[in-house]
RNA sequence: CUGUACUAGUCGGGGAGCCAGCGGUGCCCUGUACCCGCAAUCCGCUAUAGCGGGGACGAACUCCUGCCCCCGGACAUUUGACGUAUCGACUGCCCGCGGCAAGUAGCGUUGAAGGCCUGGUCUUGCGCAACGGAUGCCCGUGAACCAUGUCAGGCGGGGAACCGAGCAGCAUUAAGCGGAAACGUUCGUGUGCCGCGAGGUCGCUGGGUCUGAGCCAACUGCUGCGGUAACGGAUGGGUCUGGUGUACAAAGGCAGGUGUACAG
Repeated sequence: CUGUACUAGUCGGGGAGCCAGCGGUGCCCUGUACCCGCAAUCCGCUAUAGCGGGGACGAACUCCUGCCCCCGGACAUUUGACGUAUCGACUGCCCGCGGCAAGUAGCGUUGAAGGCCUGGUCUUGCGCAACGGAUGCCCGUGAACCAUGUCAGGCGGGGAACCGAGCAGCAUUAAGCGGAAACGUUCGUGUGCCGCGAGGUCGCUGGGUCUGAGCCAACUGCUGCGGUAACGGAUGGGUCUGGUGUACAAAGGCAGGUGUACAG
């Protein structure tokens, strides 16, 4: 070096999850790679970490190690968007109230603000008027008998003169009813003038007087308190999206390494 027979090993690997840990079943990536049985309220194992049975290849294209590359998922952090919860000692926006008076507007030497005096407004008493009610006065009406006067006729008494009661009629009138321009009395008032007197207040207001330059706060501005929470702001966790970093890492590429026996 060649041949034969073997052995280690290989016949897929990886990520997340699960788990004390490892592997598998299920998901995902890679991409083609023996078969059967087992298994998510799981299965099998224990650092030589799927188990059981069968098969093929076999020391190299295939196995092992290292490096490169990087599919992929994971973790950390961060940008943006969306939706959600909370926050006003987030007052940016918005609303209410108060203060200031720089600006605008307005008032003011034809006198601001202030002081003093006086009147009104307020209370009370009296009075006048107006209006309303009642009543009186006035007019009309008003009683089968039980109102009055006169009482024909008739009735009763009487010898008579005459006397008595009395219906109708007529007249008058009571209560009542109705009317009524004015007038008297009385009561009342969401009334008027105020008329008069007394009191009171100092708030508002008319006037007078003293003094002599401010006043006001509508708008802008500044500021304080309170409210709302849609928008704006902040924070938390969620979903999606982009960036960065970390460890792992399939496929691929490169380099290195790899046994025994026999025969020639």
Notes:
A computed fold for a 264-nucleotide RNA, annotated as Bacterial large signal recognition particle RNA. The sequence was found by an Rfam model in a public genome assembly. It matches the Rfam family "Bacterial large signal recognition particle RNA". Its Rfam clan is "SRP clan". The family's RNA type in Rfam is non-coding RNA gene. Its mean pLDDT, the model's own confidence on a scale to 100, is 75.